[in-house]
Predicted 3D model of a 104-nucleotide RNA (SAM riboswitch aptamer (S box leader)) from Halanaerobium saccharolyticum subsp. saccharolyticum DSM 6643. Model confidence (mean pLDDT): 85 of 100.
RNA sequence: AACUUAUCCAGAGCGGUGGAGGGACUGGCCCUUUGAAGCCCAGCAACCAGCAGUUAAAUCUGUCCGGUGCUAAUUCCAGCAGGAAGAUUCCUGAUAGAUAAGGA
Numbered sequence: 001a002a003c004u005u006a007u008c009c010a011g012a013g014c015g016g017u018g019g020a021g022g023g024a025c026u027g028g029c030c031c032u033u034u035g036a037a038g039c040c041c042a043g044c045a046a047c048c049a050g051c052a053g054u055u056a057a058a059u060c061u062g063u064c065c066g067g068u069g070c071u072a073a074u075u076c077c078a079g080c081a082g083g084a085a086g087a088u089u090c091c092u093g094a095u096a097g098a099u100a101a102g103g104a
């Protein structure tokens, strides 16, 4: 890298450092010197592990010092197919992407 399963309308900084970019890709539309990315600290969450209780059962609940993850906008919106209304919106399902866990 590829595969399988689950989740993606909630949550989280008026901090330090840093200096120009960032939001995966494409098209939009946004954020940014009233300081971007990155790093540190802080925080959120609870996927895995741990712990406590519970159950026929990793069955459910709670917790969180560990392993990740995340901290503008629904995964910012759309990208393919279909439907409703009607020339622009709305809805559904895929695709793509992200994260976790697993197997070889």
Base pairs, nucleotide, nucleotide: 003102004101005100006099007098008097013041015040016039017038021031022030023029025079026078027077028076042071043070044069047067048066050063051062052061053060075096080093081092082091083090084089
The model forms 97% of the base pairs in the Rfam consensus. Its Rfam family is "SAM riboswitch aptamer (S box leader)". Gene Ontology term of the family: regulation of gene expression. About the family: The SAM riboswitch is found upstream of a number of genes which code for proteins involved in methionine or cysteine biosynthesis in Gram-positive bacteria. Taxonomically the source falls in Halanaerobium saccharolyticum subsp. saccharolyticum (Bacteria, Bacillati, Halanaerobiaceae, Halanaerobium).